[in-house]
This record gives sequence, C1' cells and structure tokens, in this order.
RNA sequence: GUGGACAAAGGCAAACCCGGUGAAAGCCGGGGGCGCAAAGCUAUGGGUCUUCCACCCUAGGGUGAUGAUCGCCAGGCCGCUGCAC
Repeated sequence: GUGGACAAAGGCAAACCCGGUGAAAGCCGGGGGCGCAAAGCUAUGGGUCUUCCACCCUAGGGUGAUGAUCGCCAGGCCGCUGCAC
C1' cells in the first nucleotide's frame, strides 16, 4: 500500500412500537435489530422527499424558495485492530 481475516476488543442501528417535537418531510429520547468495515463527521455537486411561503398554468401540477436525507450516489475531512499478500 492492497484485501477486510471463520481473530480480538469494541461501535453504529432499519422496519415497527411508545413518548416528545415540527406546517410537513423529518428529527430527538426509550424499546427493538434489518443490516453496516467508515451505517464516523461534513449538505460541496447530483438524486429523492417536504410545503408555513412566492409566482405560473390550475384537475392537480410546474418553477423558485424553505427545510430534510451523508443508512441514495459522488466529493472533502478524520479514524480502531493487525490476519494475509
């Protein structure tokens, strides 16, 4: 450096349920455990989602804006162990 060990020590925590919060998406706490070798941090680019707001066509949508998601992808930053090559 590469792979991520049928190793060791640990870590995180999907759906769902309960409580809180928010306009919503969602987020927070507890239970739970589908999974994760960066499922650690970061909204920088793309994607997706939201509608208390503005505009446009108005059936419902579109654009902007707002917010959310890093457990959607990419980029950036940081990092445990020490098996094999």

Predicted 3D model of an 85-nucleotide RNA (c-di-GMP-I-GGC riboswitch aptamer) from a Bacillota bacterium.
NCBI's taxonomy places the organism under Bacteria, Bacillati, Bacillota.